[in-house]
The RNA shown here (SAM riboswitch aptamer (S box leader)) has 121 nucleotides and comes from a Verrucomicrobiota bacterium. The coordinates come from a structure-prediction model, not an experiment, and the mean pLDDT is 81.

RNA sequence: CACUCAUCCAGAGUGACUGAGGGACUGGCCCGAUGAAGUCACGGCAACCGGUUGCGGCGCGUUCCGUAACGACCAGGUGCCAAGUCCAGCUCCGGCCGCAAGGUCGGGGGAAAGAUGAGAA
Repeated sequence: CACUCAUCCAGAGUGACUGAGGGACUGGCCCGAUGAAGUCACGGCAACCGGUUGCGGCGCGUUCCGUAACGACCAGGUGCCAAGUCCAGCUCCGGCCGCAAGGUCGGGGGAAAGAUGAGAA
């Protein structure tokens, strides 16, 4: 870098240094000298891995045994702490306007792309 699976409508800040960008890309629309991105300190959130515990399908089997899914708690490992992954991008369906073509909708579904985690290699 690529692959597989899962999740992404909720949640989560205060300082210091620094100094103009940032929100992946494109088009929008936002955030930013009332200080962007980055770094550090302390703090927090809880998606996955991990731990404790409950429940109990299932199991060798009869022993207050083990364990899937699910729930609660913890915060050890990553991660995260503006806006639904900020909205859309391809496609199917629906509402409204229109004779139609078509336009429009912070309407719905599927996919693609992206991010994060775990695994395998």

NCBI's taxonomy places the organism under Bacteria, Pseudomonadati, Verrucomicrobiota.